[in-house]
Molecule: transfer RNA
Organism: bacterium
RNA sequence: GCGGGAUUAGUACAACGGCAGUAUACCACCCUCCCAAGGUGGAGAUGGGGGUUCGAUUCCCCUAUCCCGCU
Numbered sequence: 001g002c003g004g005g006a007u008u009a010g011u012a013c014a015a016c017g018g019c020a021g022u023a024u025a026c027c028a029c030c031c032u033c034c035c036a037a038g039g040u041g042g043a044g045a046u047g048g049g050g051g052u053u054c055g056a057u058u059c060c061c062c063u064a065u066c067c068c069g070c071u
Base pairs, nucleotide, nucleotide: 001070002069003068004067005066006065007064010024011023012022013021018054026042027041028040029039030038047063048062049061050060051059
């Protein structure tokens, strides 16, 4: 230098172009003599920029970081 892959809550991962979910962690409450466990509820995220589209995590382009391969 070229090609491919990954990037989504604190963490680990989902998501036919149509309400962004799950687990865990966190907060509040219930349960308990207390703690743990358990139950209910709550807040929290699409790496950045642009384009296509009525509508983009999803499709296209540029860019950033990481990983793999080639040279």